[in-house]
Molecule: c-di-GMP-I riboswitch aptamer
Organism: Pseudomonadota bacterium
């Protein structure tokens, strides 16, 4: 110097559910709570899924400008280390 193998540390976030509030709903926010997550940090650019107030329709229905970043892809930022 190269190859292979092998861990830790400090921590972080917070599913379902319950309570309260907002919302037409999907869902969101706060508190409690942890199913899990090495990006389960941020971001609706692509795709997907959910809802249907309003609008359309004779109708069982259709429709996003609404929602989901903990569905996937993309973009940006970030912690530690055997590096």
């Nucleotide at each position: 110097g190269g190859c292979c193998a092998c861990a830790g540390a400090g921590g972080g976030c917070a599913a379902a559910g319950c309570c309260a509030a907002c919302g037409a709903a999907a869902g969101u926010u706060g508190g409690c709570g942890a199913c899990g997550c090495a990006a389960a940090g941020c971001u609706u650019c692509c795709a997907g899924u959910c809802u249907a107030a309003g609008g359309a329709g004779a109708a069982u229905u259709c429709u996003a400008u609404g929602a989901c970043a903990g569905c996937g892809g993309g973009g940006c930022c970030g912690c530690c280390a055997a590096a």